[in-house]
RNA sequence: AACGAUAAAGGCAAACCCGGCGAAAGCCGGCGAGGCAAAGCCAUGGGUCUAAUUCCCGCAAGAGAUACGAUUGCCAGGCCGCCGAAA
Numbered sequence: 001a002a003c004g005a006u007a008a009a010g011g012c013a014a015a016c017c018c019g020g021c022g023a024a025a026g027c028c029g030g031c032g033a034g035g036c037a038a039a040g041c042c043a044u045g046g047g048u049c050u051a052a053u054u055c056c057c058g059c060a061a062g063a064g065a066u067a068c069g070a071u072u073g074c075c076a077g078g079c080c081g082c083c084g085a086a087a
Stems, first nucleotide, its partner, number of pairs: 003084002011036002017030005040079003044076003047071003054065002057062001
């Protein structure tokens, strides 16, 4: 380096609920743990979500498209990191 144990010391914190922010997706904090060997960080590529905004159809209600928004706990990539059984 790689690999990942009924190991050791620890760590993170899903969903629900409460409060706040946001147009929304979602985010922050609290509670709480289904899980995670990177469930640490980065939005670079892909995927997915939302559609404020813009375009367009419609008498209207609405419908369709749209990311500069979001997701790192979707995948890949990059950077950093605890431990040392087996292979």
Molecule: c-di-GMP-I-GGC riboswitch aptamer
Organism: Chloroflexota bacterium